[in-house]
RNA sequence: GCGGGUAUAGUUUAGUGGUAGAAUACGUCCUUGCCAAGGAUGAGACGAGGGUUCAAUUCCCUCUAUCCGCA
Numbered sequence: 001g002c003g004g005g006u007a008u009a010g011u012u013u014a015g016u017g018g019u020a021g022a023a024u025a026c027g028u029c030c031u032u033g034c035c036a037a038g039g040a041u042g043a044g045a046c047g048a049g050g051g052u053u054c055a056a057u058u059c060c061c062u063c064u065a066u067c068c069g070c071a
Base pairs, nucleotide, nucleotide: 001070002069003068004067005066006065007064010024011023012022013021018054026042027041028040029039030038047063048062049061050060051059
């Protein structure tokens, strides 16, 4: 330099053109004499920009980061 993959809560991930779920972690409460464990509940996320569309996390383009391969 060229080609391809990936990017979603703090972390690990699911998801699909129409309200983004889960686990774990975190906050509050309950249970216990305390801790741990358990239960209830709450907050928290679609890498950036543009395009298509009534509507984009999803489709297209560019960029960024990262991984793989070729040279």